[in-house]
Context: one part of a larger RNA
RNA sequence: GGUGCAUGGUGGAUGCCUAGGCGUCGAGAGGCGAUGAAGGACGUGGCAGGCUGCGAUAUGCCUCGGGGAGCUGUCAAACAAGCUUUGAUCCGGGGAUCUCCGAAUCGGGAAACCGGGCGUCACUGGGCAACCAGAUGGCGUCAUCUGCAGGCGAAUGCAUAGUCUGCAGCGGCAAACCCAGGGAACUGAAACAUCUCAGUACCUGGAGGAAAAGAAAUCAACCGAGACUCCGUCAGUAGCGGCGAGCGAAGGCGGAUAUAGCCCAAACCGAACUAGUUUACUAGAUCGGGGUUGCGGGCCCUCGAGGAGUUACAAAGGCGUCGUUAGCGGAACAGUCUGGAAAGGCUGAGCAUAGGGGGUGACACUCCCGUACGCGAAAACGACAGCCCUCCGUUGAGAGGUGUCCCAGAGUAGCGUAGAGCUCGUGGAACUCUGCGCGAACCCGGGGGGUCCACCCUCCAAGGCUAAGUACUACUCGACGACCGAUAGCGCACAAGUAGGGCGACUGAAUGGUGAAAAGAACCCCUUUAAGGGGAGUUAAAAGAACCUGAAACCAUGCAUCU
Numbered sequence: 001g002g003u004g005c006a007u008g009g010u011g012g013a014u015g016c017c018u019a020g021g022c023g024u025c026g027a028g029a030g031g032c033g034a035u036g037a038a039g040g041a042c043g044u045g046g047c048a049g050g051c052u053g054c055g056a057u058a059u060g061c062c063u064c065g066g067g068g069a070g071c072u073g074u075c076a077a078a079c080a081a082g083c084u085u086u087g088a089u090c091c092g093g094g095g096a097u098c099u100c101c102g103a104a105u106c107g108g109g110a111a112a113c114c115g116g117g118c119g120u121c122a123c124u125g126g127g128c129a130a131c132c133a134g135a136u137g138g139c140g141u142c143a144u145c146u147g148c149a150g151g152c153g154a155a156u157g158c159a160u161a162g163u164c165u166g167c168a169g170c171g172g173c174a175a176a177c178c179c180a181g182g183g184a185a186c187u188g189a190a191a192c193a194u195c196u197c198a199g200u201a202c203c204u205g206g207a208g209g210a211a212a213a214g215a216a217a218u219c220a221a222c223c224g225a226g227a228c229u230c231c232g233u234c235a236g237u238a239g240c241g242g243c244g245a246g247c248g249a250a251g252g253c254g255g256a257u258a259u260a261g262c263c264c265a266a267a268c269c270g271a272a273c274u275a276g277u278u279u280a281c282u283a284g285a286u287c288g289g290g291g292u293u294g295c296g297g298g299c300c301c302u303c304g305a306g307g308a309g310u311u312a313c314a315a316a317g318g319c320g321u322c323g324u325u326a327g328c329g330g331a332a333c334a335g336u337c338u339g340g341a342a343a344g345g346c347u348g349a350g351c352a353u354a355g356g357g358g359g360u361g362a363c364a365c366u367c368c369c370g371u372a373c374g375c376g377a378a379a380a381c382g383a384c385a386g387c388c389c390u391c392c393g394u395u396g397a398g399a400g401g402u403g404u405c406c407c408a409g410a411g412u413a414g415c416g417u418a419g420a421g422c423u424c425g426u427g428g429a430a431c432u433c434u435g436c437g438c439g440a441a442c443c444c445g446g447g448g449g450g451u452c453c454a455c456c457c458u459c460c461a462a463g464g465c466u467a468a469g470u471a472c473u474a475c476u477c478g479a480c481g482a483c484c485g486a487u488a489g490c491g492c493a494c495a496a497g498u499a500g501g502g503c504g505a506c507u508g509a510a511u512g513g514u515g516a517a518a519a520g521a522a523c524c525c526c527u528u529u530a531a532g533g534g535g536a537g538u539u540a541a542a543a544g545a546a547c548c549u550g551a552a553a554c555c556a557u558g559c560a561u562c563u
Base pairs, nucleotide, nucleotide: 001562002561003560004559005558006557007556008555009554015548016513017512020484021483022481023480024479025478026477027476028475029473030472031173032172039101040100041099042055043054044053046079049075050074051073061095062094063093064092065091066090070083071082072081106115107114108113116142117141118140119139120138121137122136123134124133125132126131145169146168147167148166149165150164151163152162177208178206179205180204181203182202188195192242218225219224229256230255231254232253233252239247240246261465262464263463264409268289269288270287271286273284274283275282276281294443297407298406300403301401302399303398306392307391308390309389317388318387319386320384321383322382323381324380325379327375328374329373333348334347335346336345337344349366350365351355357369358368359367414438415437416436417435418434419433420432421431424450445460446459447458448457449456500507501506520547523535524534525533526532
């Protein structure tokens, strides 16, 4: 020095555990904000560093309920001082307070700071007083923009711009879902340009709990359907396509929802006003009535009675019921054995609308918390539809008939041109949407049925509103899991978006377990003296705080053996 065995050390694998995650389902909620949000800074405790809570009324104040014996959050024990059956702490509803920054909004600014105006109060001085002035402080107020109303009002006569005042609104934040305006490239085409990726990513604007769409100028096919949305199918079909790569419908049918459909403009009638000098009449804009559709409808002439409703079609409230936000009641077991400990073994009982689950010194239906089941709200919020109630109508809802006049959305439809969207890449290219140019008809009218024409069928554009079925989950609650179990599961079970890194945008960890209970080792000894160790003691066991188990690498010692 090697090898083997043994005993230790080191190390923290493995096993067991779970305080935390992950996912699914169901229900709720789907917003907060100038009444100052989200997010922060700084404070706030007897001692106070972090977290949590709160805001100079500062780990809290008032009130209404619940609850019933202890309490002064937590890491984190002790001490001090207190509170509490005159009901504290705690839980829930409502209210008060709420520094400074932040949309931040009086001005500024290097966020959490600096500096003002005005009003008012306190104080001081002057003045008979009214009042004035002043250093400081308290409270209040003073932003922009938009809309509406009003006043004043230039160049410049009317006006307009502007300006001032009042009132109302907006602003910012937030996970996804939604609509709109813009809008790529990598990639694929085995290269690449049309094409594709894709109207995707991304940017911007806007909104809601959903959004969007929506009551046929729709489809269909000579039969008919009857708003919209979503799902399945139709169908990888019809089609489009350097006919390459690829892209890719619709009618219909089956479902979800559903006793969802409505309102204007106009004709016509009326009112007050303005203008035309005036009564009258005409015109205009405003308001009210009327009226709303395509086997056309309305106005103009005859008959005549009930409907509707809080969601569009008008709109508010009360009572009631139910639910949510604290809670309450809630069955039934003993003995003995082992053991540190009984819930285990044995013996004998009981309850069960409760033998889900968790805890308790080992495995508990009957010990504790609970569970099944039943009950509960002063207050706030939500829902429901019942009643009260509200609205419309007999001043005509609705129905039928006749004739003629009037009305029925214009720089629109359409056409040309340049584009876009549809399965449709310009094609024979309809249809829908848009920029520019041209530019109708007026119910004896107009659009569509894939160039176009005829016939036929079908529908009424150029105004608007509309629940449900559909999408999503930052957030709250509940249940569950052939999900993970500390290098796993969220990045985070621990001081976690922390420590650390970076000028910055940003990046970003690690660290769980004594024991049933601290009973956390009094006292003694060694020593190089805050270490470590040996006794003693605790405990079931030192499991001894570098603490459950304690693998391997690695290190040391002893013995054996080889050289």
Molecule: large-subunit ribosomal RNA, domain I
Organism: Phycisphaerae bacterium